Predicted 3D model of a 73-nucleotide RNA (c-di-GMP-I-GGC riboswitch aptamer) from a soil metagenome.
The prediction has a mean pLDDT of 80.

RNA sequence: GCCAAAGGCAAACUCGCCGCGAGGCGAGGACGCAAAGUCACGGAUCUUCUCUCCAGAAGAUGGCCGGACUGCC
Numbered sequence: 001g002c003c004a005a006a007g008g009c010a011a012a013c014u015c016g017c018c019g020c021g022a023g024g025c026g027a028g029g030a031c032g033c034a035a036a037g038u039c040a041c042g043g044a045u046c047u048u049c050u051c052u053c054c055a056g057a058a059g060a061u062g063g064c065c066g067g068a069c070u071g072c073c
Base pairs, nucleotide, nucleotide: 001072008033009032013028014027015026016025017024018023031063037069038068039067041066042065043064044061045060046059047058048057049056050055
């Protein structure tokens, strides 16, 4: 830097499966991405349980942000 080259990923939605749920997995699909690769460390948002409230606990989201490591030219 990815406005070039070689490539890569895959939003919404649909179908199937799992989960109380947020959501996850597979297939199709492509809104987009220069790390849309990985990591729940910090924040933020969301779900479940407890609860009169404050709040606490357990989980989810990396395509919400920051950070760390790594990848192509």